[in-house]
Molecule: Bacterial RNase P class A
Organism: Pseudomonadota bacterium
RNA sequence: CAGGCCGGUCGGGCGGUCGCGGUGGCCGGCGCAAACCGGUCACCGAGGAAAGUCCGCACUCCACAGGGCGCGGCGCCGGGGAAAGCCCGGAGCGGAGCAAUCUGCUGGCAGGGCCACAGAAACAAACCGCCGUCCUUCGGGGCGGCAAGGGUGAAACGGUGGUGUAAGAGACCACCGGCGUCCGCGGUAACGCGGGCGGCCAGGCAACCCCCGCCGGGAGCAAGGCCAAACAGGGACAAGGAAUGGCCCGUUCCGUCGAGUCCCGGGUAGGCCGCGUAGAUAGAUGAUCGCCUAACACAGAAUGCGGCUUAUAGAUCGACCUGAGGC
Repeated sequence: CAGGCCGGUCGGGCGGUCGCGGUGGCCGGCGCAAACCGGUCACCGAGGAAAGUCCGCACUCCACAGGGCGCGGCGCCGGGGAAAGCCCGGAGCGGAGCAAUCUGCUGGCAGGGCCACAGAAACAAACCGCCGUCCUUCGGGGCGGCAAGGGUGAAACGGUGGUGUAAGAGACCACCGGCGUCCGCGGUAACGCGGGCGGCCAGGCAACCCCCGCCGGGAGCAAGGCCAAACAGGGACAAGGAAUGGCCCGUUCCGUCGAGUCCCGGGUAGGCCGCGUAGAUAGAUGAUCGCCUAACACAGAAUGCGGCUUAUAGAUCGACCUGAGGC
């Protein structure tokens, strides 16, 4: 220098003019005040993801004796965290890359289930084959033993050599590999290293049932709470007979009804709170000009907080890898 890989930061700045929302002060409409409206001054006014709404929590309402069954989620180890399908570090087995590095999976020696096609057999199997024996028309067939070799398959019951046998075989022996177990050492642990013992060597799948451990009631700020017109309803009080009916009429009386004032419950419209040092309920955060070498990407709050995921032009810092060159 080129290419790569990992982690972090920023993601426009300053100034002028005009404009928008909020809070506070002052002035005016405006009156005792409040509220509202307008003007003016000062201050504040989106993000690293405000997004998706995937996970956890706060908060609110509803439901709920206690326990069990059932259902769902999570699952190596250590630490962090309020918690989480969260973060950091580590372990075992695997995959990609020359490398830096990236990445998948990981509770389970109980029981059950499943393993396409092919194949005799997919977990204790025998098709070809090998061996013994009997029969034979000499091609082979019956019975029995075996699992080394062949064949099928993604996968077929450890490997090499030997002993052994009718033929064979972890049947037995040595070494190697695996598994289990015990001991020692290292590590907080997962686990690693070494040694002893056991022929235990009969596979895979638990994002199949199941078992073990932990966690889990439901709905969501249009949650939910407070105040509360009008109309309708209920109650009390006062006054009266303008309206209607009973009466032939008048008077009296009775009943019905209506107007007024006050009160009551539920609660609609509406308002306030919930609501945040941005913050409303038509929902603000913008436009333009100049300079900065260029300013351009993804995108914009509606209860709050912690995560995850996704989108993102460009700038910048640090560690490392590979290759080439110079001193």